The RNA shown here (SAM riboswitch aptamer (S box leader)) has 102 nucleotides and comes from Clostridium polyendosporum.
The prediction has a mean pLDDT of 85.
RNAcentral holds the sequence, with entries from Rfam.
RNA sequence: AACUUAUCUAGAGAGGUGGAGGGACUGGCCCGGUGAAACCCAGCAACCUUAUGAGAAAUCGUAAAGGUGCUAAAUCCUGCAGCUAAUGCUGAGAGAUAAGGA
Numbered sequence: 001a002a003c004u005u006a007u008c009u010a011g012a013g014a015g016g017u018g019g020a021g022g023g024a025c026u027g028g029c030c031c032g033g034u035g036a037a038a039c040c041c042a043g044c045a046a047c048c049u050u051a052u053g054a055g056a057a058a059u060c061g062u063a064a065a066g067g068u069g070c071u072a073a074a075u076c077c078u079g080c081a082g083c084u085a086a087u088g089c090u091g092a093g094a095g096a097u098a099a100g101g102a
Base pairs, nucleotide, nucleotide: 003100004099005098006097007096008095013041015040016039017038021031022030023029025079027077028076042071043070044069047067048066049065050064051062052061053060054059075094080091081090082089083088
């Protein structure tokens, strides 16, 4: 990198370093010197392991330790298909994250 399964309209800083970029990609539309990326700290969540509570089990909790992840906008919208006069709705694809197998 590819494959399988699950989830993706909730949540989270007016802190420090840093200095111009960032929001995957396309087309848009946005964010950014009233300070981007990145790093540190802080926080959110609860996918996996451990611990622990309830339960016969399935399962539902707690968030204490560890492994990730995340902290503008629905995965910011959109890209393909169906329905629709239009707006729009539904599904797929793509993407992201976790866990797993070879």